[in-house]
């Protein structure tokens, strides 16, 4: 160059035939427990869903453009 995949909390990754306050673990901060404690219970924080731009009442999800990782072919 050409086509395809994949980016969603601090890590990993679900959700992705459009619709309900966008989730799970694990990790943090609090508490309770405990002699103590990284084990055990509990709750809380924490996200412009890579970026713009468009479809639409209504986008994590469609379409288009870029970025940034990765794989086939030339």
């Nucleotide at each position: 160059g050409u086509u395809c995949c994949c980016g969603u909390a601090g890590c990993u990754c679900a959700g992705c035939a459009g619709g309900a306050u966008a989730g799970a673990g694990c990790g943090u901060u609090c508490g309770c427990c405990u002699c103590c404690g990284g084990a055990g219970c509990g709750a809380a924080a924490g996200g412009u869903c890579g970026u713009g731009c468009g479809u639409u009442c209504g986008a994590a999800u469609c379409g288009c453009a870029u970025c940034g990782g990765g794989a086939a072919c030339g």

Predicted 3D model of a 74-nucleotide RNA (transfer RNA). Rfam family: tRNA. The family's RNA type in Rfam is transfer RNA. Model confidence (mean pLDDT): 81 of 100.